[in-house]
Description:
A computed fold for a 71-nucleotide RNA from a Thermoleophilaceae bacterium, annotated as transfer RNA. Lineage of the source: Bacteria > Actinomycetota > Thermoleophilia > Thermoleophilales > Thermoleophilaceae. Its Rfam family is "tRNA". Its family is annotated with triplet codon-amino acid adaptor activity in the Gene Ontology. Rfam classes the family as a transfer RNA.

């Protein structure tokens, strides 16, 4: 330099172009003499910019980061 894959809460992981879901963690409450466990609730997210579309995590372009291969 060329080609391919990946990027979603603090972490892991889903999502035919149509409500960003689940689990863990964290916070609050219930329960308990206390703790743990259990139960309930809450917080928090699509790498950045642009395009297509009524509508983009998803499709297209550029860039950034990580991984793999080729040279």
């Nucleotide at each position: 330099g060329c080609g391919g894959g990946c990027g979603u809460g603090g972490u892991g992981u889903a999502a035919c172009g149509g409500c960003u879901g689940c689990a863990c963690u964290a916070g609050a409450g219930c329960c308990u003499u206390c703790c743990a466990a259990g139960c309930u609730c809450u917080c928090g997210g699509u790498g950045a910019g642009g395009g297509u579309u009524c509508g983009a995590g998803u499709c297209c372009c550029u860039c950034c980061g990580c991984c793999c291969g080729c040279u």